[in-house]
The RNA shown here (transfer RNA) has 71 nucleotides and comes from Parcubacteria group bacterium RIFCSPHIGHO2_01_FULL_47_10b.
Rfam family: tRNA. Rfam's curators write: Transfer RNA (tRNA) molecules are approximately 80 nucleotides in length.
Its mean pLDDT, the model's own confidence on a scale to 100, is 80.
The sequence is in RNAcentral, with records from ENA.
């Protein structure tokens, strides 16, 4: 330099164009003599900028970062 893949909550991982879920974690409470386990509630996210669309995490263009392959 060229081609391909990936980017979603603190971590991991889903989501035919139509309310962004799940697990772990964290916090409060319940339970216990205490801890652990368990239960209830809460917590927090679509890499950035544009475009298409009634509506974009999703489609399109550009950018950034990481990974793979080639030169």
């Nucleotide at each position: 330099c060229u081609g391909g893949g990936c980017a979603u909550a603190g971590u991991g991982u889903a989501a035919c164009g139509g309310u962004a879920g799940c697990a772990c974690g964290u916090a409060a409470c319940c339970u216990u003599c205490g801890g652990g386990a368990g239960g209830u509630u809460a917590u927090a996210g679509c890499c950035c900028c544009g475009g298409u669309u009634c509506g974009a995490a999703u489609c399109c263009g550009g950018g950034u970062g990481c990974c793979c392959a080639g030169a």